[in-house]
RNA sequence: AUGAGUGCACGGGGAGAGAACGCGAAAGCGUCGCCGAAGGAGCAAAUGACAAUAUGUCAUGAAUCUCUCAGGCAAAAAGACUCGUGCAGGACG
Numbered sequence: 001a002u003g004a005g006u007g008c009a010c011g012g013g014g015a016g017a018g019a020a021c022g023c024g025a026a027a028g029c030g031u032c033g034c035c036g037a038a039g040g041a042g043c044a045a046a047u048g049a050c051a052a053u054a055u056g057u058c059a060u061g062a063a064u065c066u067c068u069c070a071g072g073c074a075a076a077a078a079g080a081c082u083c084g085u086g087c088a089g090g091a092c093g
Stems, first nucleotide, its partner, number of pairs: 006088008018032001020031004033073003039069001040067003046060005
């Protein structure tokens, strides 16, 4: 300072898929099906190292992609992401 990215708080928007079935008085336990947008895991290009011509091995490596561990499958709650306001902070100039 016409204050970036970022973080926090509050408010608005915000998808998908079982009000599944069985046992049980209840708490709960079990079975099958399904969803991806809390969280978690995986990797392409590229880069680096080693090796030395096999385009080799290893490491790093993003997502709303993939997986479905976790979570979820009426409503409510939660919810990635996004918008607004406030606060913190101080990057470029």